[in-house]
Description:
SAM riboswitch aptamer (S box leader) from a marine eukaryotic metagenome, 114 nucleotides, folded computationally. Rfam family: SAM riboswitch aptamer (S box leader). Gene Ontology term of the family: regulation of gene expression.
RNA sequence: CUCAUCGAGACCGGUCGAGGGACAGGCCCAAUGACGCCGGGGCAACCUGUGGAAGGUGGCAAUUCCAUAAGGUGCCAACUCCUACGACGGACGUGAUGUCCAUUGGAAGAUGAG
Numbered sequence: 001c002u003c004a005u006c007g008a009g010a011c012c013g014g015u016c017g018a019g020g021g022a023c024a025g026g027c028c029c030a031a032u033g034a035c036g037c038c039g040g041g042g043c044a045a046c047c048u049g050u051g052g053a054a055g056g057u058g059g060c061a062a063u064u065c066c067a068u069a070a071g072g073u074g075c076c077a078a079c080u081c082c083u084a085c086g087a088c089g090g091a092c093g094u095g096a097u098g099u100c101c102a103u104u105g106g107a108a109g110a111u112g113a114g
Base pairs, nucleotide, nucleotide: 001114002113003112004111005110006109011040012039013038014037015036019029020028021027024083025082026081041076042075043074046072047071048070049068050067051066052065053064054063080108085105086104087103089101090100091099092098
């Protein structure tokens, strides 16, 4: 940089000691010890492997689907915790700019594969 996915799912023990949830705002978590680290456990099924089905071929293969969970990652508060930029709809309101709510596209981010 490209592609795919992101409303589901999954916690105990030890250790440390003050911040953490990416950034800003909000709202949360946290001395009843968070975050991090270590050990164990689990979730999931992106890649590899294995088994099966379809497909197709002269025969292979490509491709698709299902299962499995051995290996490589990942993950185990809150929708990616929510919002941020835009579109559309609704409610309220002003002389006017607006405020709030819902849906949706994007941005940013995370994870995997290349």
Its mean pLDDT, the model's own confidence on a scale to 100, is 86.